[in-house]
RNA sequence: CCGUCAGGAUCGGGAGAAUCCGGGGGAAACUCCGGUGCCGAAGGAGCAACCGCCCCGGUAAACUCUCAGGCGCAAGGGACCGUUCUGGCAAA
Numbered sequence: 001c002c003g004u005c006a007g008g009a010u011c012g013g014g015a016g017a018a019u020c021c022g023g024g025g026g027a028a029a030c031u032c033c034g035g036u037g038c039c040g041a042a043g044g045a046g047c048a049a050c051c052g053c054c055c056c057g058g059u060a061a062a063c064u065c066u067c068a069g070g071c072g073c074a075a076g077g078g079a080c081c082g083u084u085c086u087g088g089c090a091a092a
């Protein structure tokens, strides 16, 4: 310096699970409180092989747990995938 890539932005796609029960408010939509049942794909936590300085430690997920978050439609969020742009020497 170039490229890849971490990160960021734009657009598109993007699942799951109670219109549950009780009480208050409200014309209704809905909302507040309590209870039980569920979901996993924000975030978070945990572990194998393997490696090491081997008492112990390092280390992964879309696996597991559900703290958090969510559970009619809609809205919003949404891991991940794709498009376009940006991008620093941080790591390889």
Base pairs, nucleotide, nucleotide: 005088007086008085009084011082012081013080018036020035021034022033023032024031025030037071038070039069043067044065045064046063050058051057052056